This is a predicted structure of a 93-nucleotide RNA (c-di-GMP-I riboswitch aptamer) from an Anaerolineae bacterium. Model confidence (mean pLDDT): 83 of 100.

RNA sequence: AAUCGACAAAGGCAUACCCGCCGAAAGACGCGGACGCAAAGCCAUGGAUCUAAAGUUGUGCAUGAACAUGACCAUGACGGCCAGGCUGCCGAA
Numbered sequence: 001a002a003u004c005g006a007c008a009a010a011g012g013c014a015u016a017c018c019c020g021c022c023g024a025a026a027g028a029c030g031c032g033g034a035c036g037c038a039a040a041g042c043c044a045u046g047g048a049u050c051u052a053a054a055g056u057u058g059u060g061c062a063u064g065a066a067c068a069u070g071a072c073c074a075u076g077a078c079g080g081c082c083a084g085g086c087u088g089c090c091g092a093a
Stems, first nucleotide, its partner, number of pairs: 004091002012037002017032001019030002022027001035080001041086003045083003049077002055072006
């Protein structure tokens, strides 16, 4: 120094769940809490996945509207799903 990662050292992050709050939802944020993580640090660039408010369309009712409901759909979410880019602590084998 590394495209390496130890029953090492110093630390870091925080799953599920609880409470509060925002949101149509997925989910985010804060508190508590730790399943785990050598990038579980940063960036929605590609894919996968999740949700479906608005929109489109069908159905029900029906003179119509309104209402209810099925399907499609991301501009929403997700980086602790995978990949990619950038940066970082330590130095055993």

Rfam family: c-di-GMP-I riboswitch aptamer. The family has 155 seed sequences and 5,092 matches in Rfam 15.1. Rfam describes the family as follows. GEMM was predicted in a large-scale screen for bacterial structured RNA regulatory elements.